[in-house]
Context: one part of a larger RNA
RNA sequence: GGUGCAUGGUGGAUGUUCUGGCAUUGGUAGCCGAUGAAAGACGUGGAAGACUGCGAUAAGCCUCGGAUAGGCGUCAACAGCCAUUGACCCGGGGAUUUCUGAAUGGGGCAACCCGUCGGGCGAAGGCCCGUCACCCCUGACUGAAUACAUAGGUUAGGGGAGGAAACGUUGGGAAGUGAAACAUCUCAGUACCUUCAGGAAAAGAAAGAAAAAUCGAUUCCCUCAGUAGCGGCGAGCGAAGCGGGAAGAGCCCAAACCAUCGUAACGUGAUAGGUUACAGCCGUUUUUACGGUGGUGUUGUAGGACCUUGCAUUGUGGGGCUGUAAUCCCACAGAGGAGUUAUAAAUCUUUUGUUUAGUCGAACGGAUCGGACAGUCCGGCCAAAGUAGGUGAUAGCCCUGUAGGCGAAAAACAAGAGACUUCUAGCGAGGCACCUGAGUAGCAUCGGACACGUGGAACCCGGUGUGAAUCCAGGGGGCCCACCCCCUAAGGCUAAAUACUCAUCAAUGACCGGUAGCGAACAAGUAGCGUGAGUGGACAAUGAAAAGAACCCCUAGCAGGGGAGUGAAAGAGUACCUGAAACCAUGUAUCU
Numbered sequence: 001g002g003u004g005c006a007u008g009g010u011g012g013a014u015g016u017u018c019u020g021g022c023a024u025u026g027g028u029a030g031c032c033g034a035u036g037a038a039a040g041a042c043g044u045g046g047a048a049g050a051c052u053g054c055g056a057u058a059a060g061c062c063u064c065g066g067a068u069a070g071g072c073g074u075c076a077a078c079a080g081c082c083a084u085u086g087a088c089c090c091g092g093g094g095a096u097u098u099c100u101g102a103a104u105g106g107g108g109c110a111a112c113c114c115g116u117c118g119g120g121c122g123a124a125g126g127c128c129c130g131u132c133a134c135c136c137c138u139g140a141c142u143g144a145a146u147a148c149a150u151a152g153g154u155u156a157g158g159g160g161a162g163g164a165a166a167c168g169u170u171g172g173g174a175a176g177u178g179a180a181a182c183a184u185c186u187c188a189g190u191a192c193c194u195u196c197a198g199g200a201a202a203a204g205a206a207a208g209a210a211a212a213a214u215c216g217a218u219u220c221c222c223u224c225a226g227u228a229g230c231g232g233c234g235a236g237c238g239a240a241g242c243g244g245g246a247a248g249a250g251c252c253c254a255a256a257c258c259a260u261c262g263u264a265a266c267g268u269g270a271u272a273g274g275u276u277a278c279a280g281c282c283g284u285u286u287u288u289a290c291g292g293u294g295g296u297g298u299u300g301u302a303g304g305a306c307c308u309u310g311c312a313u314u315g316u317g318g319g320g321c322u323g324u325a326a327u328c329c330c331a332c333a334g335a336g337g338a339g340u341u342a343u344a345a346a347u348c349u350u351u352u353g354u355u356u357a358g359u360c361g362a363a364c365g366g367a368u369c370g371g372a373c374a375g376u377c378c379g380g381c382c383a384a385a386g387u388a389g390g391u392g393a394u395a396g397c398c399c400u401g402u403a404g405g406c407g408a409a410a411a412a413c414a415a416g417a418g419a420c421u422u423c424u425a426g427c428g429a430g431g432c433a434c435c436u437g438a439g440u441a442g443c444a445u446c447g448g449a450c451a452c453g454u455g456g457a458a459c460c461c462g463g464u465g466u467g468a469a470u471c472c473a474g475g476g477g478g479c480c481c482a483c484c485c486c487c488u489a490a491g492g493c494u495a496a497a498u499a500c501u502c503a504u505c506a507a508u509g510a511c512c513g514g515u516a517g518c519g520a521a522c523a524a525g526u527a528g529c530g531u532g533a534g535u536g537g538a539c540a541a542u543g544a545a546a547a548g549a550a551c552c553c554c555u556a557g558c559a560g561g562g563g564a565g566u567g568a569a570a571g572a573g574u575a576c577c578u579g580a581a582a583c584c585a586u587g588u589a590u591c592u
Stems, first nucleotide, its partner, number of pairs: 001591009015577001016541002020512002022509007029501002031163002039100003042055003046078001050074002061094006070082003105114003115132001117130005134160009167198001168196001171193002178185001182232001208215002219246004229237002250493003253437001257295009273282002275326006300471001302436003306431006314333007335424005347419010358406003364379005380397002382386001388400003442466007452478001473488005528535002548576001551563004
């Protein structure tokens, strides 16, 4: 020096554990914000470093409920306090809530600087309270060039602004990739950026789908079907009708016409007008155009307006110049419906339920081993409760609970009822030809989107150009034409079935168990790194209980160790469960 063995050291694998994660299911909730949000800065404790809480009233203040003996957060000790006159704690409501931040009086390198006006206080320097951004809408006042007017200005009231995980709508929109290269194509209208919204959004009551038969808004699922098709007919892309289900709901305008109001124009002292008939009476009323409001009206078997007419049409009162009659309109009452998620819309009362604290809740003893019993033995009991967790080892009956019951001063939500609000004239026949969404449809060209790549390419959307018809009309049925059939564009609203989960409650797992599981079980988006956008860790475990080792000794010793003591154990001593290997040391055996 090698090798083997033994004993130690070092190291932190392994095993076990889990107040942490992951995934899923079913509920709830689905918004917060100029009454200043989200997110922060700085403060705040007797002393206070971080976190948590809170805001100069600062680990808190008031009040209403719950609960009960302790309490002053994580976090121990000290000091000092609070509490049965109910503290601490839990829940409802309220007060306070510095500074930054949409940040909004002006500025600014966020958490800082500097003001205006009004009020209050002070002897004063000054202090305190309030106020002052911008944009939009509505109203009022004022008011140029320029007479009226308009622009502009001022002011009152209302609204907006920003944030938020995914889901949604809109406007933009890749590339890696695949095609075994690559350009059309694909990836993909994906990722990403952007606008805006809601608890869902979007879509939606046929100018539809079909096919000789019909269906009857939209959405979603299954199927149709990897079919029909598209496609350097390559790679690939890829429907729709029917059928079966979930859900179920339908409505309102524009226009024609009428009334009324406003503006403008025409226009006369004529009789055009004043609902009609007759008789009177009035007299710048009427007409036209545009606009506002109210009524009417809303569709394809065409519908509506207007005119005539048939049937039907509760009562009372008033009005349309007067009287009579007719007729129309308005109000009230009665009767009958409807309603707050669309079809109009708000509030209150009451009942019940739910949520936000809680509360009651069955049944066991002895012996034994042990440090300790829930183990073992013996004998019992409960069960609408033998889910689960804890307790010095494995507990239905020890504790918390569980099954099953009960409970709210206050606030919120839901459902029902009532108040309340609102609606109630139509049906038919004939006539007339007034209305039924225009720079629209269509066409040309260029694009997009449709499963469909220009193709025979319809349908849908857009740019440019052109440009209809008006119900004897117009669109569609995949070029186009005819017949036939279906539908009625160029206005709008609409619950449910569907999507998602930042959050919250309950539950579950042939999910992980500290190099795993979220990046994060620990001071975690922390420490650290980077000018910055950004990047980004590691670190769990004494013991049942600190009982965390009084006292003595070695030593330079607040290191470390040896005794003593605690403990079941200290070879459990805070560098603490177990304690593998590499590596190191000592001893021993053997080889050279």